[in-house]
The part of an RNA shown here (large-subunit ribosomal RNA, domain I) has 591 nucleotides and comes from an Ignavibacteria bacterium.
The sequence was found in a public genome assembly.
The prediction has a mean pLDDT of 82.

Context: one part of a larger RNA
RNA sequence: AGCGUACGGGGGAUGCCUUGGCACUGGAAGGCGAAGAAGGACGUGGUUACCUGCGAUAAGCCUGGGUGAGUCGGAAGCUGACAUUGACCCCGGGAUCUCCGAAUGGGACAACCCAUACAGAGUAAUGUCUGUAUAUCUUGCAAUGAAUACAUAGUUGCCUGAAGCCAACCCGCUGAACUGAAACAUCUAAGUAGGCGGUGGAAAAGAAAACAAUCGUGAUUCCCUGAGUAGUGGCGAGCGAAACGGGAAGAGCCUAAACCAUAUCGGCUGCCAAGCGUGCAAGCGUUGGCCGAUAGGUGUUGUAGGACCUAUAGGGGUAUUUGCAUGAGCCCCACUGAGUAAAAAACCUAAUGUAUAGCUAAAGUCUCUGGAACGAGACACCAUAGAGGGCGAUCGUCCCGUAAGCGAAAUACACUAGACUCAGAUAGGUAUCCUGAGUACUACGGAGUAAGUGGAAUUCUGUAGGAACCCGCGAGAACCAUCUCGUAAGGCUAAAUACUCUCCAGUGACCGAUAGUGAACAAGUACCGUGAGGGAAAGGCGAAAAGAACCCUUAAGAAGGGAGUGAAAUAGAACCUGAAACCGUGCGCUU
Numbered sequence: 001a002g003c004g005u006a007c008g009g010g011g012g013a014u015g016c017c018u019u020g021g022c023a024c025u026g027g028a029a030g031g032c033g034a035a036g037a038a039g040g041a042c043g044u045g046g047u048u049a050c051c052u053g054c055g056a057u058a059a060g061c062c063u064g065g066g067u068g069a070g071u072c073g074g075a076a077g078c079u080g081a082c083a084u085u086g087a088c089c090c091c092g093g094g095a096u097c098u099c100c101g102a103a104u105g106g107g108a109c110a111a112c113c114c115a116u117a118c119a120g121a122g123u124a125a126u127g128u129c130u131g132u133a134u135a136u137c138u139u140g141c142a143a144u145g146a147a148u149a150c151a152u153a154g155u156u157g158c159c160u161g162a163a164g165c166c167a168a169c170c171c172g173c174u175g176a177a178c179u180g181a182a183a184c185a186u187c188u189a190a191g192u193a194g195g196c197g198g199u200g201g202a203a204a205a206g207a208a209a210a211c212a213a214u215c216g217u218g219a220u221u222c223c224c225u226g227a228g229u230a231g232u233g234g235c236g237a238g239c240g241a242a243a244c245g246g247g248a249a250g251a252g253c254c255u256a257a258a259c260c261a262u263a264u265c266g267g268c269u270g271c272c273a274a275g276c277g278u279g280c281a282a283g284c285g286u287u288g289g290c291c292g293a294u295a296g297g298u299g300u301u302g303u304a305g306g307a308c309c310u311a312u313a314g315g316g317g318u319a320u321u322u323g324c325a326u327g328a329g330c331c332c333c334a335c336u337g338a339g340u341a342a343a344a345a346a347c348c349u350a351a352u353g354u355a356u357a358g359c360u361a362a363a364g365u366c367u368c369u370g371g372a373a374c375g376a377g378a379c380a381c382c383a384u385a386g387a388g389g390g391c392g393a394u395c396g397u398c399c400c401g402u403a404a405g406c407g408a409a410a411u412a413c414a415c416u417a418g419a420c421u422c423a424g425a426u427a428g429g430u431a432u433c434c435u436g437a438g439u440a441c442u443a444c445g446g447a448g449u450a451a452g453u454g455g456a457a458u459u460c461u462g463u464a465g466g467a468a469c470c471c472g473c474g475a476g477a478a479c480c481a482u483c484u485c486g487u488a489a490g491g492c493u494a495a496a497u498a499c500u501c502u503c504c505a506g507u508g509a510c511c512g513a514u515a516g517u518g519a520a521c522a523a524g525u526a527c528c529g530u531g532a533g534g535g536a537a538a539g540g541c542g543a544a545a546a547g548a549a550c551c552c553u554u555a556a557g558a559a560g561g562g563a564g565u566g567a568a569a570u571a572g573a574a575c576c577u578g579a580a581a582c583c584g585u586g587c588g589c590u591u
Base pairs, nucleotide, nucleotide: 001590002589003588004587005586006585007584008583009582015576016540017539020511021510022508023507024506025505026504027503028502029500030499031165032164039100040099041098042055043054044053046078047077050074051073061094062093063092064091065090066089070082071081072080105114106113107112115134116133117132118131119130120129121128136162137161140158141157142156143155144154169200170198171197172196173195174194180187184234210217211216221248222247223246224245231239232238252492253491254490255436259297260296262295263294264293265292266291267290268289269288275284276283278325279324280323281322282321302470304435305434306433307432308429309428310427311426312425314333315332316331317330318329335424336423337422338421339420348418349417350416352414353413354412355411356410358406359405360404364379365378366377367376368375380397381396382386388400389399390398441465442464443463444462445461446460447459472487473486474485475484476483527534528533547575550562551561552560553559
């Protein structure tokens, strides 16, 4: 020196574990904010660096409930307190809530500086302190008020609202490239990513100018199917429907116009007018009549509908110039229907249910082994409870729970009932009137429909033209005819559907510390970067700290040796197990 062997050091793999993650299911919630949010800065404890809580009333204050013996957060110690006159803790409501931040009195390098007015405190007085108001835009109202006479603009005041934040889902506007086509230009990627704006708990869509096919269906949305079909496509790469059928869910409505009455404003008209509900009679009538605008009633569709005209329609009251009659219209009652999700809209009461604390909850002992019984043996018991977790090893009967029942002063939500509110019929006639215009449609240029302009319908629109008026108009895939379906150019609308920053309950042939979130630990921390931004490592003593009194070596330090604790200390805090690389010591063999 090598090999072997034994014992160590070193190292932290492996095994076991889980406080943390991941994915999903069901339910809830789907917003917060000028009454100052989200997010922060700085403070706040007897002692306090960090986290948590809280805000100068500062690990807290008041109050209503729950619970019932301990408590003063993680987190010890010391020093002190509180509590059956109910502390601590949990839930509801309230108070306080520095400074920054939309930040909003002005400014600013966020958490700072400087004000003005009024009221108050203080001072001999000034400085100082406290409270309130003071940003911008905007709905409405009022005052004032230029050029410029009326007016308007503007100005001022009061009031209302907005502003900012937020994970995804949704709608609109805008809108790439890499890539694929084995290159590349049409095409694709893709109306994706990105940007901007906006709403809601969902959004969007939606009650046929629809489909269909000679039969029929009857708003929209979503799923299955149709179907990788019909198609489209440098007919390349690729792209890619719809109807029928089966399901989920179901809900329908309001206007414009014609016509009517009243009021206001503007214009026109100009005295036997027009007309004044009906019958008769009297009378009235410029304070009228007509047109337009605003407000009210009526009315809302395709077997066309409505206006208009005619007729009928529960009970009572009532002529609008006057009298009588009548009872059109109007009012009340009854009846019927509906209602805060559309079709109008506001509040309240009661019951019930749910949420936010909680409560009751069965049944086992002995012996043995062991540090410890939940093990073994023996004999029992409960079970609408043998889910799960804990307890010194594997407990249905030890603890928490579990099955099953019960519970709310306060706040919130849902639903029901009441109260309240709203609405009101039918038949016939078809002369006249109405039924959404720079619209439909056409041409050209584009876009969008699965579809690249094609023979290309349907939809949207930039430019230029430009209808009809129910004997009308649109569609049925160029176009025309027949036939059929529908009724555009106004609007609203729940559910079935999408998503999950968040809360509750639960599940897993999901992970188990190089995994699973970046983060099981003071983690978006330490650290890096001017900045945008990047971004870690790091879990495990033991059943219980019983965390090693005391002695010794030593510098009184580090480290170690005894002693002691413990089942175990080669479990000693550099702490479960403790692999390999690597480094030693003893012994054996070889050279």